A computed fold for a 526-nucleotide part of an RNA from an uncultured bacterium, annotated as small-subunit ribosomal RNA, 5' domain.
The full RNA is in RNAcentral, with records from ENA and SILVA.
Context: one part of a larger RNA
RNA sequence: AACGAACGCUGGCGGCGCGCCUAAUACAUGCAAGUCGAACGAGAAUGUGUAGCAAUACACAUGUACAGUGGCGAACAGGUGAGGACUACAUGGGUAACCUACCCUCGAGUGGGGAAUAACUAGCCGAAAGGUUAGCUAAUACCGCGUACGCCUCCCGGACUGCGGUUCGGGAGGGAAAGCGAUACCGUGGGUAUCGCGCUCUUGGAUGGGCUCAUGCCCUAUCAGCUUGUUGGUGAGGUAACGGCUCACCAAGGCAUCGACGGGUAGCUGAUCUGAGAGGAUGAUCAGCCACACUGGCACUGCGACACGGGCCAGACUCCUACGGGAGGCAGCAGUAAGGAAUAUUGCGCAAUGGGCGAAAGCCUGACGCAGCGACGCCGCGUGGGGGAUGAAGGUCUUCGGAUUGUAAACCCCUUUCGGGAGGGAAGAUGGAAUAGGGUAACCUAUUCGGACGGUACCUCCAGAAGCAGCCACGGCUAACUUCGUGCCAGCAGCCGCGGUAAUACGAAGGUGGCAAGCGUUGUUC
Numbered sequence: 001a002a003c004g005a006a007c008g009c010u011g012g013c014g015g016c017g018c019g020c021c022u023a024a025u026a027c028a029u030g031c032a033a034g035u036c037g038a039a040c041g042a043g044a045a046u047g048u049g050u051a052g053c054a055a056u057a058c059a060c061a062u063g064u065a066c067a068g069u070g071g072c073g074a075a076c077a078g079g080u081g082a083g084g085a086c087u088a089c090a091u092g093g094g095u096a097a098c099c100u101a102c103c104c105u106c107g108a109g110u111g112g113g114g115a116a117u118a119a120c121u122a123g124c125c126g127a128a129a130g131g132u133u134a135g136c137u138a139a140u141a142c143c144g145c146g147u148a149c150g151c152c153u154c155c156c157g158g159a160c161u162g163c164g165g166u167u168c169g170g171g172a173g174g175g176a177a178a179g180c181g182a183u184a185c186c187g188u189g190g191g192u193a194u195c196g197c198g199c200u201c202u203u204g205g206a207u208g209g210g211c212u213c214a215u216g217c218c219c220u221a222u223c224a225g226c227u228u229g230u231u232g233g234u235g236a237g238g239u240a241a242c243g244g245c246u247c248a249c250c251a252a253g254g255c256a257u258c259g260a261c262g263g264g265u266a267g268c269u270g271a272u273c274u275g276a277g278a279g280g281a282u283g284a285u286c287a288g289c290c291a292c293a294c295u296g297g298c299a300c301u302g303c304g305a306c307a308c309g310g311g312c313c314a315g316a317c318u319c320c321u322a323c324g325g326g327a328g329g330c331a332g333c334a335g336u337a338a339g340g341a342a343u344a345u346u347g348c349g350c351a352a353u354g355g356g357c358g359a360a361a362g363c364c365u366g367a368c369g370c371a372g373c374g375a376c377g378c379c380g381c382g383u384g385g386g387g388g389a390u391g392a393a394g395g396u397c398u399u400c401g402g403a404u405u406g407u408a409a410a411c412c413c414c415u416u417u418c419g420g421g422a423g424g425g426a427a428g429a430u431g432g433a434a435u436a437g438g439g440u441a442a443c444c445u446a447u448u449c450g451g452a453c454g455g456u457a458c459c460u461c462c463a464g465a466a467g468c469a470g471c472c473a474c475g476g477c478u479a480a481c482u483u484c485g486u487g488c489c490a491g492c493a494g495c496c497g498c499g500g501u502a503a504u505a506c507g508a509a510g511g512u513g514g515c516a517a518g519c520g521u522u523g524u525u526c
Stems, first nucleotide, its partner, number of pairs: 001525003005522005012381006018374002020339001025337003029334003034072003039069002046061006079292003089216007098209002103205002107201004111145001113143002120135006151174010179197008218264003225255003230252008267289004271282004294315005317328004345371001347370003353367001354365004384414004394405004418467001420462005428453001432449007470515005475496003481510005491498002
C1' cells in the first nucleotide's frame, strides 16, 4: 500500500460498485423454455338463427381454452470450479484431412401417387405412475414413382503440379421436393392468375466449430528408469475429417537427467495487487476459453449434445404406496437446514437491451432492467458561520500566587446544505404498435396507445441551530503528560521491555496528539 474480508466500539445522508472464499453438503415451496391455428385433424365454451311452452335438438359463425400430430427452439442464455499438469489454456501456424441449422448470395425446380398413425370412440388392467386391445381420421408427418443445368461415385483422356492432388472434356451409375396465406377473376366441388411466406437440389460467402503442429505454462530425484496398442508398417473397418481411433498380420520399436515415469497441488488467460523498475503474489466481480451438472457408464434425436431443468442402465440417498410397484436431482433465481469468523429478498417488471417462436399482433424470458438488506469497499456532503473576556461557573493541577480546559460556553447577529413537511415533476420512447389518408415500394402525414424503477431523480417553498461524533493512542521506535490508585500483585506488550511504595509503560481522571462516519485489532499478499 492492498482486500470478495472477519471481530470490537461507534454510526447522519447520498452516488457507484461488491456480497457462501467453508460442505461439487442435503434440499420443503414457487418460478427459471417455450412458441406457431398463415402446417394438421378435432374442438368444449360463446354468439346468431330455426323448431319447441320448456328442457333441449339442429345448423351457421367465431375457430378461442385444455390436450394431440407436425415445425422451429430447447446444444443459447444462466450456474459452479469438483476434476484435470494436459485431448486444458495463451500466442502463432496448418487443414491439398473437415462440418456448419437459421442469414446473405448463384443457378434450376416444386410433377404425379400410396400406405399409416396420434388425438378421438369403445373395452380391459392398475392404488398410483401408467399400460394394453379393437375401430376411425388429417397434414409442411411417412414411403415409392417420374424428372436432374448444377451435385455425388466410378472409368477414360488432356493441362497444371508443392507428385499428395487440382482443373477441364467425355462416358456409366445414383439421388429431390410441401404446401399455406392475401388480393382479383371464374364460379361454388373448387379452380386460375399475381404477390408474399415456405419446400427441394446446388454455387459462393458469412458465422460458429472439429482436428492438428510449434513454443510457453507450479512443487518434488527422500520418484530413475517407463511403455505392449506400446512405436512404426501393410490392409480393412469407422468418422464430417487425419490418425492404433479400432481390428488382423508383420517388424521391435518409442520416451527419458534439456527430468521420462511416479507423487503432491492447481481451472487457464486478459488481467488484479504491490514495486522506481526488474520482479513477487493472486486469478473475487467483468470479458475469452475449458470442464462439470447426485455418483459412474452408455447411446438416441439432431446442423450442433454423448445433452444442468431429455432418455436408458447401475449405485448411494430422499419421498409416495393399496407392499404388487412407482417418483426425484437448486454447482438457475429467491429461499431452508447444516458447516463456518463470515456473505443478502421465498420482491417488482418485461418499460428498455438481448434471446426463442410467429407473416404479424403477440406470447415466453429469476437473461436482463430495477427495487430491498449489509459502512463490505471507493467517492462526495453534513453535524453550522461571524462576533464574543469579568478570561463566568464547574472540572483538573498547584510552589496556594495562580495555571489550564478556553473563544470553548453563555450572549449577540446570520445562514439553512443534508434530514423533516408541502407543491410541481422528468429524460430514459428521435424507437414501437393500432387506425385513417397518400405512395408501385422504401416511406411520409395525422390521431391514439403504452414506464417496473416512481410521484423516483430534479426544481420551488416552509420552520428552526434546530435532528446528526466517535475511535485509537500519548516510555523509545512514533505525533502527543500530569495527578491519583496499585505495589514483580493486578495487569501491559509489535520489538526493546514496564510493574518489587514517589510507574509520563498497569487501572482511572484531567489534558494532549492522530484519524474521522468511521476508528482500532486480527488474518493474508507485495